Predicted 3D model of a 75-nucleotide RNA (c-di-GMP-I-GGC riboswitch aptamer) from Pseudodesulfovibrio piezophilus C1TLV30. The RNAcentral record of the sequence draws on Rfam and Ribocentre. The source organism's lineage runs through Bacteria, Pseudomonadati, Desulfovibrionales, Pseudodesulfovibrio and Pseudodesulfovibrio piezophilus.
[in-house]
RNA sequence: CGUUACCAAGCCAAACUGGGUGUGAGCCCAGGACGGAAAGCCACGGGUCUCUUGGAGAUAGCCGGGUUGCCAAUU
Numbered sequence: 001c002g003u004u005a006c007c008a009a010g011c012c013a014a015a016c017u018g019g020g021u022g023u024g025a026g027c028c029c030a031g032g033a034c035g036g037a038a039a040g041c042c043a044c045g046g047g048u049c050u051c052u053u054g055g056a057g058a059u060a061g062c063c064g065g066g067u068u069g070c071c072a073a074u075u
Stems, first nucleotide, its partner, number of pairs: 004072001011036002016031006034061001040067003044064003047059005
């Protein structure tokens, strides 16, 4: 430097509850952990969902792709 399993440290936080926000899908904050090795980031392709059906929007914790990156036995 490359590849890479389990675990640990640290990190994120589903359902649900409370508050806020949006027509809505949802989003934000707090609590809470089902899970996660990119569950970091990006709507480029597909999927799903919403709307006032106009083409706008939501989802990165649906999959692919792009990009950045922590720990790390053995080899």
The model forms 90% of the base pairs in the Rfam consensus.